[in-house]
Molecule: small-subunit ribosomal RNA
Organism: uncultured bacterium
């Protein structure tokens, strides 16, 4: 660094989702060791128990022990210091809280440092003692009593008030010679209160907030400034540079991430804060409104004698409970540090340190080395082998970790070691005790079998899974990390996907509808001045830790340490002066004025005009008007459309007329008059920067809409008929009201769109057109300029289409607006409106896409240009009847199975009574009906008899296979065992091969080389022409391949060669009249080779081209008919039941044999057919002319039968014989009807076969149904075609209307407007590609707003009651001190006002 996922593919836009790094982690599966961290993120929820703050006897009296009698030890009490640190916690709290960096008006125990002192008296209180009171907690009297306790005098350098005259106001000893205190002072250090500057989330759907509120004078209060508080006295102050309000939040030093900016984040560690069950308060005190102190209040919880008490783990451990989730009721003051002490020393759950925990980082192990017969076993296999695999196994070596024995530190250089018998070292045994977890379809490294069958699952995204799953499950095997491995979570990154570094807005999301303009925000030339922004030097700070470097120390590393650098910031200083800015002067080019002309549907306002439609009155005139694809409704005999005339009302201005004018924009269109705004255009007088954009904020803004009065002629939502439709609330008609027009007012949206904000400069051109101005030649032409409107295009830009001086280039100012689709421009809240409604504007919940632009097919009740029996014009039919066949459908034990619009259905089936045959019911067989191996017997074969439906079953009977090198061998055959045979079982959607069909339709493509970011284009598009991508010209193509033509076979014509079974012109024989015979190969024909036709020639067309039209000649002429041949490809077309084949299922059966039976039932929708309906014929009679095939289980003369067919067997193994008669033709008759049409149906006879009932086919005579030309529809057919006629084959014992295929007769139409298929170009949605897609409603859900009622919680404002304490007053009372003897002082408790909660 990217990478997957919108599309058939492509480029763009743009969201979603991956790969990284990290974590106080949690969960699953797993676990061997050790360093060195970390460990309630949740309930500032409740707490059992233990410990966490004590010390001093050198400050004090008293007890109480011990005593060597010197003394010593303990301490409940008074008394000093500590409990204001340290250790938690993060609820509060948007603020001087924190972070920085400065300031004056303050204190400050213990510490250091200056100067001075340390005197002289007093009264009490505890403690004890006695007396009480209470369950307890604790407490009440009296009475002694000491202090470094408590009072009062002196003194006061010094200090402090101060009207400068003063005046106030200290002390403590212990101890025995050390000091240690004490008191009052002078600097300082740390520390600690107090103020300021500038940073410190989010909401405008919170826009105004403020009365002690701002500020002054004067006091009060505090260590200190101050509205801190109070009294007067002014009206202030904060705010869009976001005040208030509301939400969330401890805040840095860091941590994560990230190239960085940035974004997240505030755990451990180290600053600052805030808090200690909650709220509220003071006290003492150097310091506190104080976690392990005090009062009240309130909840809770614990004791209780019911009277009252007592508590507060967010210390350390634990419990309980919340929760996915976070540890021992350990040791130990050895260190370090803290209190206290003079000092031993006491106390420290601060701290050291062990314990759980793989929570994380790091670092070590589970062996190494040889070892191929590539063991065995698994898998996998095309059965050969690959693979696990040098892997084990064998040898050989090694002991790190761990285990087990010894020794044993530093940490304390004297003593004191919890950790610790721990780190280390040494020595022993033994490969010995130590591997798992995740993936393997892509992204993403890694693939086979089984198994399952949209099923159970997966799934971060796209997405597997519907019988051959590399994406479920499991197995082998691989791939990654490794005592860890995955999952979930949350953060950054990857996202340039909020773009300061770094995006955009014509069409993808995005330019306000326009303008005026306010604050801003950005601006022209000089000149001088200032230094605020800037830039540069120095100074200060920027806490350690941390990251970066660069040593050092644990064996290495994590991690520990030392030094460095960084720390991008603030402050204060000197310096500099280009720009940017303040100031002051000047300037004209930017604006703007002014003078001279100019064009215009610019506005308002008021008059007038024609022509039109409508209505009225009159007139002529008569049956129809109208309207429509066709119609009706409607209007007319009460006189309508038509027409002439005269009248009235509204409205709108034809022609002119133009991508032409004008205006910001909306938007302006008949003439004239008034008033009015703006723009060009020359001069170059004057102003002298005065300018650009513009949030808020005003003004204008189409159409439809409201209000109020007019108005009202046409057109017309609603609405009312008529028609169309399945319907038709539409589209068409006939009528109609609001409105539409006028005035004043409102509304404020539009595709208000060049879907392109305003300004300002710069970059090639060519060309119309619309206003001015010069110039030149001379009247309309050229030249040039200046403003406007339009085409085209070059550089540049673009995702691409396009923009291109009128930019969407290049640059700059300023303003708006955008961040994935959906929900939704919607809700709710505001704010504007008479209302309709507008504007501001989300959120849950939902998808992975939605989109833009280009491409390539395909498709369209688009467009163009050809074509084809495609219409059309013909002929004959199908569709109705009987009948055969085929499918459906029902039925059945079974009616085997396949085919399914064209392109299934007379199809497979070129032929079902058994066989076939795949089905069915019953009877049998199990190495098998069949094949190939092995072992044994034997000939097999045939025949006979019994049983049975048969198959086969039992018993008898002939019989001694073949070849030999004599070992043996080989075929058939009987039994045995396994191997394994069999399977028309199932998948044509796993497949080959083969078919069908679009289409015998002209098309399908390549290589270079061009174009385009690409995906594709060109080439194959044009113009002509052709059956044809045929050909021709012309072109950024130029070749070339498969298609097309030809070449191949057949008819046509000719030559040649060859002459029997053909053939008979010449020559002869014979009479059987028949090429029959000799001969003969000329002709016919037969069958082999060749030729012949190529727009070759001629004339017109066309481009001098290809062609095309007409002509000659020719047997045939423009491809001379016809066959064969079917490009690249569609349909997951057909077919596993032709065959072959993967898989899969059956194996006493889904194979194997057999009898009987179906497949032929019933029905009658459909297909394909035969036969008719009749006189272009039926019936009788007579009589020409084919061709091509077939034949020995065969074709057949002849002879009987009315026939069908019998009997018999002459000739053919075919150019010889024979099927073989051709049939329509022609003539007689019928005479128009269910007939002399048609024949269905039965009756009776014949073939064939082992059998003709289930179920064949034929004949003859009898019978003698429907049907009278066939609804809607529909199918073939372009010349030897259609139709009409008969012949013959396959298969076949029989057994055809169906298939294949021969000839006879022989027509009719000819045109592209449409219907249907194709081709070829071209515009615009949808690739599963129109047989698409999409909406509507109803139900149930899921989420959201409303919602009657109902309730909880926060917060503010105002009232009321109000402890605890605070101040004032007042009263009481009073050892010390003072007194002038009254009381000051000092204490203390009730009431009362008052403030504070």
């Nucleotide at each position: 660094a990217g990478a997957g996922u919108u599309u058939g593919a492509u480029c763009c836009u743009g969201g979603c989702u991956c790969a990284g790094a990290g974590c106080g982690a949690a969960c699953g599966c797993u676990g061997g060791c050790g360093g060195c961290a970390g460990g309630c993120c949740u309930a500032a929820c409740a707490c059992a128990u233990g410990c966490a703050a004590g010390u001093c006897g050198a400050a004090c009296g008293g007890a109480u022990c011990c005593u060597u009698c010197g003394g010593g030890a303990u301490u409940a009490g008074u008394g000093g210091c500590g409990g204001a640190c340290g250790g938690g916690u993060g609820a509060g709290u948007a603020a001087c809280a924190c972070g920085u960096g400065g300031g004056a008006a303050c204190g400050u125990g213990c510490c250091c440092u200056u100067u001075g002192g340390u005197u002289c008296g007093g009264a009490a209180c505890a403690a004890c003692u006695c007396a009480g009171g209470g369950a307890a907690a604790c407490u009440u009297g009296a009475g002694c009593u000491a202090a470094u306790a408590c009072c009062g005098g002196a003194u006061g350098u010094g200090c402090c008030c101060u009207u400068c005259g003063g005046g106030g106001g200290a002390a403590a000893g212990a101890u025995u010679u050390a000091u240690c205190g004490c008191c009052a002072u002078u600097g300082g250090a740390g520390c600690g209160g107090c103020c300021c500057g500038c940073g410190u989330c989010g909401g405008a759907u919170u826009a105004g907030c403020u009365a002690g509120u701002u500020g002054g004078u004067g006091g009060g209060g505090u260590a200190a400034a101050g509205g801190c508080c109070c009294a007067c006295c002014a009206a202030g102050g904060c705010g869009a540079c976001g005040a208030u309000c509301c939400g969330u939040a401890g805040c840095u030093g860091g941590u994560c991430u990230g190239a960085g900016a940035g974004g997240a984040u505030g755990a451990u560690c180290a600053g600052c804060c805030a808090c200690a069950u909650u709220g509220g308060g003071a006290c003492u005190g150097a310091g506190a409104c104080a976690c392990g102190g005090c009062c009240c209040a309130a909840a809770c919880u614990c004791c209780u004698a019911c009277g009252g008490g007592a508590g507060g783990c967010a210390g350390c451990a634990g419990u309980g409970g919340g929760g996915a989730a976070u540890c021992u009721u350990g040791c130990g003051c050895a260190a370090u540090g803290g209190g206290c002490g003079a000092a031993a020393g006491c106390c420290u759950g601060a701290c050291g340190c062990a314990g759980c925990c793989a929570u994380g980082c790091c670092g070590c192990g589970u062996g190494a080395a040889u070892g191929a017969u590539g063991a065995a076993g698994g898998u996998c296999u095309u059965a050969g082998g690959a693979u696990u695999g040098c892997a084990a196994a064998a040898u050989u070596c090694u002991u790190u970790c761990a285990c087990c024995g010894g020794g044993g530190a530093c940490g304390a250089u004297a003593a004191u070691g919890a950790c610790g018998g721990u780190a280390c070292c040494c020595g022993g045994a033994g490969a010995a005790g130590a591997a798992g977890c995740c993936c393997c379809g892509g992204c993403u490294a890694a693939c086979u079998u089984c198994g399952u069958g949209c099923c159970a699952g997966c799934a971060g995204c796209c997405g597997c899974g519907g019988u051959a799953a590399u994406a479920c499950g499991a197995a082998g095997g691989g791939g990654g990390c490794u005592a860890g491995c995955g999952u979930u979570g949350c953060u950054c990154g990857g996202a340039a996907u909020u773009a300061c570094u770094g995006g955009g807005c014509g069409u993808a999301a995005a330019g306000g509808g326009a303008g005026c303009g306010u604050a801003g925000g950005c601006g022209g030339a000089c000149u001088g001045u200032u230094u605020a922004g800037u830039c540069a030097g120095a100074g200060g700070u920027g806490a350690a830790a941390g990251c970066c470097c660069a040593g050092g120390g644990c064996u290495c590393a994590a991690c520990c340490u030392u030094g460095g650098a960084a720390u991008u910031g603030c402050c204060u200083u000197u310096g500099a002066u280009a720009c940017u800015g303040g100031c002051a002067g000047u300037c004209u080019u930017g604006a703007g004025u002014a003078c001279g002309g100019a064009a215009g549907a610019g506005g308002u306002a008021u008059g007038u005009g024609g022509a039109a439609c409508u209505c009225c009155g009159a007139g002529u005139g008569u049956a129809g008007a109208g309207g429509u694809g066709a119609a009706a409704u409607u209007c007319g005999u009460a006189g309508a459309u038509a027409u002439u005339c005269g009248g009235a009302a509204g409205a709108a201005c034809a022609c002119c007329a133009g991508u032409g004018g004008c205006g910001a924009a909306g938007g302006c269109g008949a003439c004239a008059u008034a008033c009015u705004g703006g723009u060009c255009c020359g001069u170059u007088a004057c102003u002298g920067a005065c300018g650009c954009u513009g949030a808020g904020g005003c003004u204008c803004g189409a159409a439809a809409g409201c209000g109020u009065g007019g108005g009202g002629a046409g057109c017309a939502a609603a609405c009312a008929g008529g028609a169309u439709u399945a319907g038709a609330u539409a589209c068409c008609c006939u009528g109609g009201u609001a409105g539409u027009c006028c005035a004043c007012g409102c509304c404020g949206u539009a595709a208000a769109c060049g879907a392109u904000g305003a300004g300002u400069g710069c970059u090639a051109g060519u060309u119309g057109u619309c206003g001015g101005c010069a110039u030149g030649c001379a009247u309309g032409c050229a030249u040039g300029u200046c403003g406007g409107u339009g085409a085209c295009g070059c550089a540049g830009c673009u995702a691409a289409c396009g923009c291109a001086u009128u930019a969407a280039g290049c640059a700059c100012u300023c303003c708006g607006c955008c961040u994935g689709g959906g929900g939704a421009g919607u809700a709710c809240g505001g704010u504007c409106g008479c209302a309709a409604g507008a504007u501001u504007a989300a959120a849950a919940c939902u998808c992975a896409a939605a989109g833009g632009a280009a491409u390539u097919g395909a498709c369209g009740g688009g467009g163009g240009c050809c074509c084809g029996c495609a219409c059309a014009a013909g002929c004959g039919g199908u569709g109705g009847a009987g009948c055969a066949u085929g499918u459906g459908g029902u039925u059945u034990a079974a009616u085997u199975c396949g085919a399914a619009g064209c392109a299934a259905c007379g199809c497979g089936c070129a032929g079902a009574a058994c066989c076939u045959u795949a089905c069915c019911a019953c009877c049998u067989u199990u190495u098998g009906a069949c094949a190939u191996g092995c072992c044994u017997g034997g000939a097999c074969c045939g025949c006979c008899a019994c049983a049975g439906a048969g198959a086969u079953g039992u018993g008898g009977u002939u019989u001694u296979c073949c070849c030999u090198u004599c070992g043996g061998g080989g075929a058939c055959u009987g039994g045995g065992a396994c191997a394994c045979a069999g399977g028309u079982g199932c998948u044509g959607c796993a497949u080959g091969g083969c078919u069908g069909u679009c289409g015998u339709c002209a098309g399908c493509u390549c290589g270079u080389g061009u174009c385009g970011u690409g995906a594709g284009a060109u080439g194959u598009u044009g113009g002509g022409u052709u059956a044809a991508g045929u050909c021709c010209c012309g072109c950024a193509a130029c070749g070339a391949g498969c298609g097309c033509a030809a070449c191949c076979c057949u008819c046509g014509u000719g030559a040649u060669u060859a002459g029997u079974u053909g053939c008979c012109a010449u020559c002869a024989g014979g009479u059987u009249u028949g090429g029959c015979u000799g001969g003969g190969c000329a002709c016919u024909c037969u069958a082999a080779u060749c030729a012949u036709a190529c727009u070759g020639c001629c004339g017109g067309a066309a481009u001098u081209a290809a062609u095309c039209c007409g002509g000659a000649g020719g047997a045939a002429g423009g491809c001379g008919g016809g066959g064969a041949u079917g490009a690249c490809g569609u349909c997951a077309a057909g077919u596993c039941c032709u065959c072959a084949u993967g898989g899969c299922c059956c194996u006493u059966a889904c194979a194997a044999g057999g009898u009987g039976g179906g497949c032929u039932a019933c029905c009658a929708c459909c297909u394909u057919g035969c036969u008719a309906c009749a006189a272009u014929g039926g019936c009788g009679a007579c009589u020409a002319c084919a061709g091509a095939g077939g034949g020995u289980u065969g074709c057949a003369u002849c002879c009987c039968c009315c026939g069908a067919g019998g009997g018999g067997g002459a000739g053919c193994c075919a150019a010889u014989c024979c099927c073989u008669a051709a049939a329509a033709a022609u003539c007689g008759u019928c005479c128009c009807a269910a007939u002399u049409c048609g024949g269905a149906u039965u009756g009776u006879u014949c073939c064939u076969c082992g059998a003709a009932c289930u179920c064949c086919g034929a004949a003859g005579c009898a019978u003698g149904a429907a049907u009278u030309u066939u609804g809607a529809a529909u199918c073939c057919c372009u010349u030897a075609u259609a139709a009409c006629c008969c012949c013959g084959g396959a298969u076949c014992a029989c057994a055809u209307u169906g298939c294949c295929c021969c000839g006879g007769u022989g027509a009719a139409a000819c045109u592209u407007u449409c219907c249907c298929g194709g081709g070829c170009u071209u515009u615009u949605g949808a690739a599963a590609a129109c047989c698409c897609g999409c909406c509507g409603u109803c139900a149930a859900c899921c989420u959201u707003g409303g919602g009657a009622a109902u309730u909880g919680g926060g917060u503010u404002u105002c009232c009321c009651c109000a402890a605890a304490g605070g101040g004032u007053u007042u009263g009481c009372u009073u050892a010390a001190c003072c007194c002038a003897a009254a009381g000051g002082g000092g204490g203390c408790g009730g009431g009362c006002a008052c403030c504070c909660u």